[in-house]
């Protein structure tokens, strides 16, 4: 240079024939529980879905450019 995957709460991942509210776990805060503290149980907040743009009635999805990670080939 040129293929291929990926990028979604602080972390790690689901999530696709494009359609009602984008979900778990960890984690964080509060509260239950205890003489305490941890676990347990509950409830709560965080997400412009890498960036900009086109398609569409409607985009995490579907096309284009870019930006970044990892492999691969010269």
């Nucleotide at each position: 240079g040129c293929c291929u995957c990926g990028g979604u709460g602080g972390c790690u991942u689901a999530g696709u024939u494009g359609g009602u509210u984008a979900a778990a776990g960890c984690g964080u805060g509060a509260g239950u529980c205890u003489c305490a503290u941890a676990a347990u149980c509950u409830c709560a907040a965080g997400g412009u879905c890498g960036u900009g743009g086109g398609u569409u009635c409607g985009a995490c999805u579907c096309c284009c450019u870019c930006c970044u990670g990892a492999g691969g080939c010269a």

The RNA shown here (transfer RNA) has 74 nucleotides and comes from Lipomyces tetrasporus.
Its Rfam family is "tRNA". It is annotated as a transfer RNA. From the family's description: Transfer RNA (tRNA) molecules are approximately 80 nucleotides in length.
Taxonomically the source falls in Lipomyces (Eukaryota, Fungi, Lipomycetales, Lipomycetaceae).
The prediction has a mean pLDDT of 81.
RNAcentral records the identical sequence in 8 taxa.